[in-house]
This is a predicted structure of a 75-nucleotide RNA (transfer RNA) from an archaeon.
Rfam family: tRNA. It is annotated as a transfer RNA.
Its mean pLDDT, the model's own confidence on a scale to 100, is 82.
The sequence is in RNAcentral, with records from ENA.

RNA sequence: GGGCCCGUGGUCUAGUCUGGCUAUGACGUCACCCUUACACGGUGAAGAUCGUGUGUUCAAAUCACACCGGGCCCA
Numbered sequence: 001g002g003g004c005c006c007g008u009g010g011u012c013u014a015g016u017c018u019g020g021c022u023a024u025g026a027c028g029u030c031a032c033c034c035u036u037a038c039a040c041g042g043u044g045a046a047g048a049u050c051g052u053g054u055g056u057u058c059a060a061a062u063c064a065c066a067c068c069g070g071g072c073c074c075a
Base pairs, nucleotide, nucleotide: 001074002073003072004071005070006069007068010027011026012025020058029045030044031043032042033041051067052066053065054064055063
């Protein structure tokens, strides 16, 4: 220098190909129940401008382009 893949709550992750209600689940956190108490278990809650920006569109996590970060391959 060239090519490909990935980036979504604190962590891991589904959803992207085929744009469309209010972005999925687990772990963790918090509250309550349970227990003498802790753990386990049960119920509920909070928590994500979907890496950044621009564009396309009635509508973008999803499509296009540029950039940022990480990884792999080629030279």